The RNA shown here (c-di-GMP-I-GGC riboswitch aptamer) has 75 nucleotides and comes from Desulfocapsa sp. The prediction has a mean pLDDT of 84.
RNA sequence: GAAGAGAAGGCCAAACCUGCUGAGAAACAGGGACGGAAAACUACGGAUCUUAUAGAGACAGCCGGGUUACCUGAA
Numbered sequence: 001g002a003a004g005a006g007a008a009g010g011c012c013a014a015a016c017c018u019g020c021u022g023a024g025a026a027a028c029a030g031g032g033a034c035g036g037a038a039a040a041c042u043a044c045g046g047a048u049c050u051u052a053u054a055g056a057g058a059c060a061g062c063c064g065g066g067u068u069a070c071c072u073g074a075a
C1' cells in the first nucleotide's frame, strides 16, 4: 500500500418501549439488538421525509463525493 477471515480484542446500535424537546420530519437520554469493517465526521450532488411554503428544516444506518481513523495477518 492492499485486504477484511464461519478468527481474536475492542467499538457502534435498527425496530420496539420509556422519558424528554419540537408544529412536524426527527433529535437527545435510558433500556434493547436487526445489523455494521467506517453504522466515524461532513448536507457538496442526487433520493426520501416535514412544513409556518421559504433564501425554511429533517435524514450521514438510502446512494455517491470529501476528510480522518481502531484492530488483525488467515486468504
Stems, first nucleotide, its partner, number of pairs: 003072002011036002016031004021026001034061001040067003044064003048058003
The source organism's lineage runs through Bacteria, Thermodesulfobacteriota, Desulfobulbia, Desulfocapsaceae and Desulfocapsa.